Transfer RNA from a Muribaculaceae bacterium, 73 nucleotides, folded computationally.
Rfam family: tRNA. Gene Ontology term of the family: triplet codon-amino acid adaptor activity. Rfam classes the family as a transfer RNA. Rfam describes the family as follows. Transfer RNA (tRNA) molecules are approximately 80 nucleotides in length.
The coordinates come from a structure-prediction model, not an experiment, and the mean pLDDT is 80.
The sequence was found in a public genome assembly.
RNA sequence: GCGGUAGUGGCUCAGUUGGUAGAGCAUUGGCUUCCCAAGCCGAGGGCCGCGGGUUCGAGUCCCGUCUACCGCU
Numbered sequence: 001g002c003g004g005u006a007g008u009g010g011c012u013c014a015g016u017u018g019g020u021a022g023a024g025c026a027u028u029g030g031c032u033u034c035c036c037a038a039g040c041c042g043a044g045g046g047c048c049g050c051g052g053g054u055u056c057g058a059g060u061c062c063c064g065u066c067u068a069c070c071g072c073u
């Protein structure tokens, strides 16, 4: 230099053929308990690495770019 994969709540990851962004853990409120843990019921938190484009509509498609890993030269 070229190619590929990944980047989505604090963490680990889903997200179908483009149609209202989700789960588990964590955090937090409550119930339960003499107390703790466990269990149960809730709540908050992300506009999807960044910047553009297409579209009525983009996490998803296109272009550029950054980071990490893998391969090739």
Base pairs, nucleotide, nucleotide: 001072002071003070004069005068006067007066010025011024012023013022019056027043028042029041030040031039049065050064051063052062053061